The RNA shown here (c-di-GMP-I-GGC riboswitch aptamer) has 78 nucleotides and comes from a Desulfobacteraceae bacterium. The sequence was found by an Rfam model in a public genome assembly. Rfam family: c-di-GMP-I-GGC riboswitch aptamer. Rfam 15.1 lists 1,298 matches to the family in 717 species.

RNA sequence: AAUGAAAAAGCCAAACCUGCCGUGAGGCGGGGACGGAAAAUCACGGGUCUUUAAAUAAAGAUGGCCGGAUUACCAUUA
Numbered sequence: 001a002a003u004g005a006a007a008a009a010g011c012c013a014a015a016c017c018u019g020c021c022g023u024g025a026g027g028c029g030g031g032g033a034c035g036g037a038a039a040a041u042c043a044c045g046g047g048u049c050u051u052u053a054a055a056u057a058a059a060g061a062u063g064g065c066c067g068g069a070u071u072a073c074c075a076u077u078a
C1' cells in the first nucleotide's frame, strides 16, 4: 500500500425483557446475542420513518438501509 477467503487477541451488540427520557420516530443505562472487518465517527446525497400538518412545507429520527467523506484494529499478500 492492496485485499477481507479463513480466523478472532481485543471490540461492537439485532430481536426480546427491563428502568429512565421523548407527543412520536427513537435515544440512553442494565440483561441478552441475531449478527458485524468499520455494526467507529460525520445527517453531505438518496431511501425509510415520526411530529406539526395538508404543503414541491417545517422540525426531527435512523450511521445495524445504501452511497460518500474521515480515522482505526486484526489477518493475508506485496
Stems, first nucleotide, its partner, number of pairs: 001077004011036002016031006034064001040070003044067003047062006